[in-house]
RNA sequence: GAGCCUGUAGCUCAGCCUGGUAGAGCAUCGCUCUGAUAAGGCGGGGGUCCGCGGUUCAAAUCCGCGCAGGCUCA
Numbered sequence: 001g002a003g004c005c006u007g008u009a010g011c012u013c014a015g016c017c018u019g020g021u022a023g024a025g026c027a028u029c030g031c032u033c034u035g036a037u038a039a040g041g042c043g044g045g046g047g048u049c050c051g052c053g054g055u056u057c058a059a060a061u062c063c064g065c066g067c068a069g070g071c072u073c074a
Base pairs, nucleotide, nucleotide: 001073002072003071004070005069006068007067010026011025012024013023020057028044029043030042031041032040050066051065052064053063054062
């Protein structure tokens, strides 16, 4: 220098191909259960979807340019 992959909740990741209400598990908080704790049950909070721009009625999703991490080639 070139190519490819990844970036979404505190953590691990789905969702992207095929644009249309942002989700799951764990964690956390409250309640329940128990003599008590753990486990179990019910419920709640938590997101600039890496950044900027473009396309569109509408973008996490499509396009461009960047940033960060990883792999490969030179």

Predicted 3D model of a 74-nucleotide RNA (transfer RNA) from a Candidatus Pacearchaeota archaeon. Its Rfam family is "tRNA". By type it is a transfer RNA. The source organism's lineage runs through Archaea, Nanobdellati and Candidatus Pacearchaeota. The sequence was found in a public genome assembly.